[in-house]
RNA sequence: GGCCCCAUCGUCUAGCCUGGUCUAGGACACCACGCUUUCAAUGUGGGAACAUGGGUUCAAAUCCCAUUGGGGCCA
Repeated sequence: GGCCCCAUCGUCUAGCCUGGUCUAGGACACCACGCUUUCAAUGUGGGAACAUGGGUUCAAAUCCCAUUGGGGCCA
């Protein structure tokens, strides 16, 4: 230098190929409350995310382009 893959709550992950429903779902963690003498366990509730910018479209996490970061292959 060329090519390919990946980026979603604090962590892991589903959804992306095939655009559209109600609040982007789940597990663990965290917070509050209930239960308990207390803790643990358990029940209920809560907060929390689409890497960045642009484009296409009535509508984008999803399609397209660029950038950033990570990984791999070739030279």